[in-house]
RNA sequence: GGAGAGGUGACCGAGUGGCCGAAGGUGCAUGACUGGAAAUCAUGUGGGCGGGCAACCGUCCCGCGAGUUCGAAUCUCGCCCUCUCCGCCA
Numbered sequence: 001g002g003a004g005a006g007g008u009g010a011c012c013g014a015g016u017g018g019c020c021g022a023a024g025g026u027g028c029a030u031g032a033c034u035g036g037a038a039a040u041c042a043u044g045u046g047g048g049c050g051g052g053c054a055a056c057c058g059u060c061c062c063g064c065g066a067g068u069u070c071g072a073a074u075c076u077c078g079c080c081c082u083c084u085c086c087g088c089c090a
């Protein structure tokens, strides 16, 4: 340089244009169980900004930016990064 695959939450990972801030798993927190643990079970568990004493509410965010669309994590374009294969120089 050429071809291809990919970037989603603390981590892994799914995701037909609408039922998605987002399955499932791991981890973590709390509780149940236990004499106490482990195992198991239940619930919860991203961030920014604004409001609120708080509980909580609103809004935006799927690498970064732009576009298409009534509507985008999903389609298109540019850029950045990662991986695989091929090629080139030394």
Stems, first nucleotide, its partner, number of pairs: 001086007010026003018070001027045006046061006063079005

A computed fold for a 90-nucleotide RNA from Labilithrix sp., annotated as transfer RNA. The source organism's lineage runs through Bacteria, Pseudomonadati, Myxococcota, Polyangia and Labilithrix. Its mean pLDDT, the model's own confidence on a scale to 100, is 82.